The RNA shown here (FMN riboswitch aptamer (RFN element)) has 108 nucleotides and comes from a mouse gut metagenome. The coordinates come from a structure-prediction model, not an experiment, and the mean pLDDT is 86.
[in-house]
RNA sequence: CUUCGGGGCAGGGUGUGAUUCCCUACCGGCGGUAGAGUCCGCGAACUACCUUUGGGUGGCUGAUCCGGUGUGAUUCCGGAACCGACAGUAUAGUCUGGAUGAGAGAAG
Numbered sequence: 001c002u003u004c005g006g007g008g009c010a011g012g013g014u015g016u017g018a019u020u021c022c023c024u025a026c027c028g029g030c031g032g033u034a035g036a037g038u039c040c041g042c043g044a045a046c047u048a049c050c051u052u053u054g055g056g057u058g059g060c061u062g063a064u065c066c067g068g069u070g071u072g073a074u075u076c077c078g079g080a081a082c083c084g085a086c087a088g089u090a091u092a093g094u095c096u097g098g099a100u101g102a103g104a105g106a107a108g
Base pairs, nucleotide, nucleotide: 001108002107003106004105011023012022013021025094026093027084028083029042030041031040032039037082038081046059047058048057049056050055064080065079066078067077068076086097087096088095
């Protein structure tokens, strides 16, 4: 420098109206480490200050246990749980929007 770089409400109920409520269903960014949404760290969003208005520095930032195997696993196997920014809208992890953006990083 170039390219790449986030997935997911099927079916049903109530209702004037809900992919937002209820039943049920589904999804899991990047690096590390025995293979991880839940460990450690990072990114995104939000935010304070600074700024040459490109950005920089800082803050904030969700959730897991039990059993088994093994030298070693909150990572594998079995079982049972849990979590998910902001704005909009009938209350949203899954719809729409900021975003044809940004980005941890990966490859060449």

Record summary:
The model forms 100% of the base pairs in the Rfam consensus.